[in-house]
RNA sequence: GAUUCGCAAGGGCACACCCGUGCGAAAGCCGGGGUCGCAAAGCCUCCGGUCUCCCGUCCAGGCAUCUGGACCACGACAGCGGGGUUGCCGGA
Numbered sequence: 001g002a003u004u005c006g007c008a009a010g011g012g013c014a015c016a017c018c019c020g021u022g023c024g025a026a027a028g029c030c031g032g033g034g035u036c037g038c039a040a041a042g043c044c045u046c047c048g049g050u051c052u053c054c055c056g057u058c059c060a061g062g063c064a065u066c067u068g069g070a071c072c073a074c075g076a077c078a079g080c081g082g083g084g085u086u087g088c089c090g091g092a
Base pairs, nucleotide, nucleotide: 003092004091005090006089012038013037017033018032019031020030022029023028036079042085043084044083046082047081048080049077050076051075056071057070058069059068060067061066
C1' cells in the first nucleotide's frame, strides 16, 4: 500500500416518540431532547423503488376566480436496495 474482518479502547451517528409561535403546499426537513438501531446510519439521486402533488393536464359538478376525482416530479427519502466516492481505530 492492497484485500478482508469487527473482537479491544476512545469516540461518532440517532428510529419511534416529545418539544419548537422554525422552514415547506405536502412528502419531508431543520434545531433541542431521546436512543431503535448503525462499521460508513459520512457524502452524492446515476439506476430501481417508495412517499408527496404546489404547479400543470384531463374529467365531473357548479358557472365566479369554487369544489371533488384521476394522472403527473421539477419535490422528498442516502436509516429501502444497488451504484459512485471519501474515511477513523484495531486484527488477519
This is a predicted structure of a 92-nucleotide RNA (c-di-GMP-I riboswitch aptamer) from a Steroidobacteraceae bacterium. Of the family's consensus pairs, 95% are formed in the model. Its mean pLDDT, the model's own confidence on a scale to 100, is 86. It was read from a public genome assembly, where an Rfam model found it. Lineage of the source: Bacteria > Pseudomonadati > Gammaproteobacteria > Steroidobacterales > Steroidobacteraceae.